[in-house]
RNA sequence: AGCCGAAUCCCCCAAGCCAGAGGCGGACGGGGAACCGGGGAACCACGUUUUCGGGGCGAGCCCACCUUUUAGGUGGGGGCGCAAGCUCCUUUCGCGCCAGCCCGACAGCUAACCCGGUAGGCCGACGAAGGAGAA
Numbered sequence: 001a002g003c004c005g006a007a008u009c010c011c012c013c014a015a016g017c018c019a020g021a022g023g024c025g026g027a028c029g030g031g032g033a034a035c036c037g038g039g040g041a042a043c044c045a046c047g048u049u050u051u052c053g054g055g056g057c058g059a060g061c062c063c064a065c066c067u068u069u070u071a072g073g074u075g076g077g078g079g080c081g082c083a084a085g086c087u088c089c090u091u092u093c094g095c096g097c098c099a100g101c102c103c104g105a106c107a108g109c110u111a112a113c114c115c116g117g118u119a120g121g122c123c124g125a126c127g128a129a130g131g132a133g134a135a
Stems, first nucleotide, its partner, number of pairs: 002122003008033005016024003034118006044108001051105001053106001054103004061077007078098005086133007
């Protein structure tokens, strides 16, 4: 200077500091905005579930084959991210990923309504073409 992600911004407030009209600061906690997620009618949908449990966040799935078969590998299909130097979109080439976690017997959609989250992890990567906008 940037990236993944909803995960950002503002306000109140103690200690402390400056100096002495007051200002800075912002712990624990609280509030608001914005963004994100869950539950929840009618209508519609579902012959689904009742251990072969079911469901949620997330791109993180499907099929075939092989193996040393609790798991790993290969191929195909599909999905996601980057590729920046003002922002966005599309195509192409290239690179990378396809994890992890949660609810606890239970949830389709879903107006009103109700509830919750605002973390964590990376980074020197610097191709091409077209279009729209901003300055």
Predicted 3D model of a 135-nucleotide RNA (c-di-AMP riboswitch aptamer (ydaO/yuaA leader)) from a soil metagenome. The prediction has a mean pLDDT of 81. RNAcentral holds the sequence, with entries from MGnify. Rfam family: c-di-AMP riboswitch aptamer (ydaO/yuaA leader). From the family's description: This family represents a conserved RNA structure found upstream of the ydaO and yuaA genes in Bacillus subtilis and related genes in other bacteria.